Molecule: transfer RNA
Organism: Lachnospiraceae bacterium
RNA sequence: GCUGGCGUGGCACAGGUGGUAGCGCACCUCAUUGGUAGUGAGGAGGUCACGAGUUCAACUCUCGUCGCUAGCU
Numbered sequence: 001g002c003u004g005g006c007g008u009g010g011c012a013c014a015g016g017u018g019g020u021a022g023c024g025c026a027c028c029u030c031a032u033u034g035g036u037a038g039u040g041a042g043g044a045g046g047u048c049a050c051g052a053g054u055u056c057a058a059c060u061c062u063c064g065u066c067g068c069u070a071g072c073u
Base pairs, nucleotide, nucleotide: 001072002071003070004069005068006067007066010025011024013022019056027043028042029041030040031039032038049065050064051063052062053061
C1' cells in the first nucleotide's frame, strides 16, 4: 500500500430480508434475614464510532473518515 471482518448501555453480546433498540452479568431501590450471601419485585442507564447520501422512515442499504483485527504484498 491492497483486501476482508468488526465498532450497539459499565462489561460480554443479539438485533439475516429497513419501521424510532434488547438479553445476560454488573449497578440502584424495596422485600425476605439477627446480619451477609442467595432469592423475589421494581428501576435507572445507549442520539447504535464519526460525517454525508438514498428513503415517508436507516443500528440495519450506499460512500467517505477514524479505530481495532485478520490476510496479502